Source information: This is a predicted structure of a 73-nucleotide RNA (transfer RNA) from Pseudorhodobacter sp. The RNAcentral record of the sequence draws on ENA. It matches the Rfam family "tRNA". By type it is a transfer RNA.
[in-house]
RNA sequence: GCCGCACUAGCUCAUCCGGUAGAGCACCUGUUUCGUAAAUAGGGGGUAGGGGGUUCGAGUCCCUCGUGCGGCA
Repeated sequence: GCCGCACUAGCUCAUCCGGUAGAGCACCUGUUUCGUAAAUAGGGGGUAGGGGGUUCGAGUCCCUCGUGCGGCA
């Protein structure tokens, strides 16, 4: 330098061919306990790496930039 892959909640990951984003763990609250843990019920939290484009509509398609990983030279 060229090619490919990944980037979604604090963490690990889902989201079948585009149709208003979810799970587990963690966190917070209630119940239970003398208290803690455990158990159980409930709750908050992400405009999907940044920007732009296509579309009635984009996490999903296209372009560009960034970060990480891999391959070739």